[in-house]
About this RNA
This is a predicted structure of a 689-nucleotide part of an RNA (large-subunit ribosomal RNA, domain II) from a Pseudomonadota bacterium. RNAcentral holds the full RNA, with entries from ENA. It matches the Rfam family "Bacterial large subunit ribosomal RNA". Rfam links the family to the GO terms ribosome and structural constituent of ribosome.
Context: one part of a larger RNA
RNA sequence: GCCUACGAGUUGCUCCUGUCCGGCAAGGUUAACCCGUUCAGCGGGGUAGCCGGAGCGAAAGCGAGUCCUAAUAGGGCGCGUAGUCGGGCGGGGCAGACGCGAAACCUGGUGAUCUACCCUUGGGCAGGUUGAAGUUGCGGUAACACGCAAUGGAGGACCGAACCGAUAAACGUUGAAAAGUUUCCGGAUGACCUGAGGGUAGGGGUGAAAGGCCAAUCAAACCGGGAAAUAGCUCGUACUCCCCGAAAUGUUUUUAGGAACAGCGUCGUAAUUUAAUUUAACGGAGGUAGAGCUACCGAUUGGGUGCGGGGGAGUCAAAUCCUACCAAAUCCAGACGAACUCCGAAUGCCGUUAAAUAUGUACGGCAGUGAGGCUCCGGGUGCUAAGGUCCGGGGCCGAGAGGGAAAGAACCCAGACCACCGGCUAAGGUCCCCAAAUACAGUCUAAGUUGAUCUAACGAGGUCCGGUUGCCCAGACAGCUAGGAUGUUGGCUUGGAAGCAGCCAUUCAUUUAAAGAGUGCGUAACAGCUCACUAGUCGAGCGGCCGGGCGUGGAUAAUAAACGGGCAUCAAGACUGUUACCGAAGCCGUGGACUGGUAGAUAUAUCUACCAUUGGUAGGGGAGCAUUCCAUGGGGGGCGAAUCCUCCAGGUGACUGGGGGUGGACCGCAGGGUAAAGCAAAUGUAGGC
Numbered sequence: 001g002c003c004u005a006c007g008a009g010u011u012g013c014u015c016c017u018g019u020c021c022g023g024c025a026a027g028g029u030u031a032a033c034c035c036g037u038u039c040a041g042c043g044g045g046g047u048a049g050c051c052g053g054a055g056c057g058a059a060a061g062c063g064a065g066u067c068c069u070a071a072u073a074g075g076g077c078g079c080g081u082a083g084u085c086g087g088g089c090g091g092g093g094c095a096g097a098c099g100c101g102a103a104a105c106c107u108g109g110u111g112a113u114c115u116a117c118c119c120u121u122g123g124g125c126a127g128g129u130u131g132a133a134g135u136u137g138c139g140g141u142a143a144c145a146c147g148c149a150a151u152g153g154a155g156g157a158c159c160g161a162a163c164c165g166a167u168a169a170a171c172g173u174u175g176a177a178a179a180g181u182u183u184c185c186g187g188a189u190g191a192c193c194u195g196a197g198g199g200u201a202g203g204g205g206u207g208a209a210a211g212g213c214c215a216a217u218c219a220a221a222c223c224g225g226g227a228a229a230u231a232g233c234u235c236g237u238a239c240u241c242c243c244c245g246a247a248a249u250g251u252u253u254u255u256a257g258g259a260a261c262a263g264c265g266u267c268g269u270a271a272u273u274u275a276a277u278u279u280a281a282c283g284g285a286g287g288u289a290g291a292g293c294u295a296c297c298g299a300u301u302g303g304g305u306g307c308g309g310g311g312g313a314g315u316c317a318a319a320u321c322c323u324a325c326c327a328a329a330u331c332c333a334g335a336c337g338a339a340c341u342c343c344g345a346a347u348g349c350c351g352u353u354a355a356a357u358a359u360g361u362a363c364g365g366c367a368g369u370g371a372g373g374c375u376c377c378g379g380g381u382g383c384u385a386a387g388g389u390c391c392g393g394g395g396c397c398g399a400g401a402g403g404g405a406a407a408g409a410a411c412c413c414a415g416a417c418c419a420c421c422g423g424c425u426a427a428g429g430u431c432c433c434c435a436a437a438u439a440c441a442g443u444c445u446a447a448g449u450u451g452a453u454c455u456a457a458c459g460a461g462g463u464c465c466g467g468u469u470g471c472c473c474a475g476a477c478a479g480c481u482a483g484g485a486u487g488u489u490g491g492c493u494u495g496g497a498a499g500c501a502g503c504c505a506u507u508c509a510u511u512u513a514a515a516g517a518g519u520g521c522g523u524a525a526c527a528g529c530u531c532a533c534u535a536g537u538c539g540a541g542c543g544g545c546c547g548g549g550c551g552u553g554g555a556u557a558a559u560a561a562a563c564g565g566g567c568a569u570c571a572a573g574a575c576u577g578u579u580a581c582c583g584a585a586g587c588c589g590u591g592g593a594c595u596g597g598u599a600g601a602u603a604u605a606u607c608u609a610c611c612a613u614u615g616g617u618a619g620g621g622g623a624g625c626a627u628u629c630c631a632u633g634g635g636g637g638g639c640g641a642a643u644c645c646u647c648c649a650g651g652u653g654a655c656u657g658g659g660g661g662u663g664g665a666c667c668g669c670a671g672g673g674u675a676a677a678g679c680a681a682a683u684g685u686a687g688g689c
Stems, first nucleotide, its partner, number of pairs: 001689006011095003015092010027051003033045005055062002065077004098236002101233001105226006116200009125190001127159003130155001134151006163187003168183004202218001204214003239624006249262005263369002265366006275359001276357009290343001291341002297337002301333005308326002310323004372397010402413003417592004422588003428582003431566003437579001439578006450568001458553002462550010479537005485510003490504003516531001520529002593614001595612007625678001627675001629673002632670002635667002644661007
C1' cells in the first nucleotide's frame, strides 16, 4: 500500500417544545397497587396525582376583570380563538450523549536487585621511583642553635599493570550493542575501588549541584482507581433519486478561529389582496460630482493706493521730509480648500398612478453562516506602492461545469435535466500543428517591430501624410570654375596685436559684379587656408517651421528559452472598410424524464393538454433501495437452498429478475413491524498478502 472483517447522532426520562396520526372532549388521563387470565402478555378495577377550565396584584385581596391612583383620566397585564392522553417523527434539556484523541489533577498502593547518599561487615591495589620527620655518628656552640654523613621510610608524592574512569578521533547509526568497538587518554595508598547485608519513597528521597539520579521512565517514578476527566481544538462520520438553496455582515461578548440576538436559507400555516420587483410619468426631501469665491470662512500670487513700523535726513526736542525696506485695510487681475459655499447636477431615496412580472408580509419548525476572495467603479490610509489595508456600489469565484485567453478560482463569452454521427451563433478565430478566406479593397511598417508584462524622460536629415512660410527659368538649391579688393598693420593696448588675446567705436569710407575694420582654422607676430558676399557653369525644383501615422536608440541575469511552436515581410504584422465561414453543455430541431403552474377529465388518485422549471458547497424539505430479526398470511428447496464466479435483461438510481457453473441445506414473497441497519478515508482496529 492493497484485500477482508469490525468501526461513529444511540439509549433512558409522567422533562420542555413543535409537527403528523389516533382516542375522548369542557374536559382528558391514570401511577403504585388489587382481581382475573390462555401469564415477559392481556382483560377488568384503582381518580392519589397531573394538565386544562380566570385573571390581576409584592401582598392583604378583588375577580371578567385587576393593578397603579384622589380618579368612574389614562396606562399595564388579562377576558374573544380547546384541551388532554397515547404513538411516530423534528429539535432542546439532563445524562459519557456522534466516534477516537490529550498535556494534566486527585486517591490508594508498588518500587533503592538500576542509580544517589548513608550504616554494618569483608575483600583488592604487579613492579619501579623519590627519600619528609625522627634517630645515630662526626663537626660545631658557654649551652642551645646549626652543618655534614649515615640510618630511616613519610606522602589526597612520582612512573606504570590489574582495577576504576572516559580526553580526542574514527567506526558503528534497520548497530555485534536501545550507548558499543578500536587507537590515544585520566586516577591508580586514596575525598580510592569493590562483595555481601541493611536504611532513606514521590511534592517525597538522595544529590562534592548536572534539575542529576530514584529499575532502558523524572521540572515531580510506576501500577490500579475517580474515568468514557475536560478538549470553544484537530481528524473521521457509511445507500439512492427529486425540489429549494445560503453566509463569511451588524450589535454585544475575559470577545476576536467560540457564542447570543438580528440579517441571509429551507419547510409548514395563515391572512391581506398588490403590500414585492422592474419600467414610465408626475410630486418631493437633499448639498455629493462639478463649479465658484468683490457670497462667507481659511489660505493665496502679481500690481495700484497705503494705516502702522523699520532705515535715513532734520533737530535740544519736535514738526516735517526722503525711502527699488516690511506691511494692516482697500482696489484691479489670477487662483486653492474633506472638516469653505452665492450655486449645484446625474444616480440613488420617499410618495402617487399605470403596466408587466410573480413575488412580498406575518407566525411557527429546522438550519448553516458570523476567517472570505478577485475584478471594475467612488473614496480613506499607504509612496495617487503592494497579490497591501479599511469602507461604499456592481459583477464573478466561493458553491459554476462548457468555449476563448498556449497553460491559468474569480478576465472575455456563456449558466450543464438526459440522448442524437442534426442546424444557427457568442467570445475568439479562419498558412500548418488546429475546425474555418494563403478572402477582397486601401494605406503604413523593414524594426522579425509585430511576438510577455514593455515602458519613460531624453536623443536621431528612419520613413509616410497634412499644414504653413521663404527662394526659384529675370535660373533657385547642391557641386564645380573664378573673384573675395583698397585707405589699413582702423584706433587703443601691448614685447608683439597686422580681420581673427583684449578694449573702443557714427564697425567709416573707396573701387566694385561682389567682398565684414571680418565666420572659423592658423602664426610669436606676419604669412597661409576658409567663410560671408559676387559672377560664370548647370537646368527644376530647393529650404525653414508646426502637427500627425508607423518605426529607431534609450532597453541589463543566468538553456536558444518570454510569438504556444513551426514559421510569416504588397504579411500569416499594424490600421480602415467589406463579405463568407469555423466556433460552446448558449439558441434551435427530434425523442424522452422529473418538478411546478394553469385547464380539462375522472376510478379523488391518477391521466391528458399547454406553459415554465430542473449547475450547486454549508444547509432545509420530499420520495425510495438494500440489510437483521419478529408476528401474520402464503410459498420454494437433495429433480439441489444460501454463497461465490460469469453472462443476459429491466429500472433515473440505490437495486431487481433470469440462464450457466460452483456449492451441499436451508431460503424467499406480501402487507405490517424491528434495529448492533449501508464505509474509501478517522497517521482508524485486527488478520492476511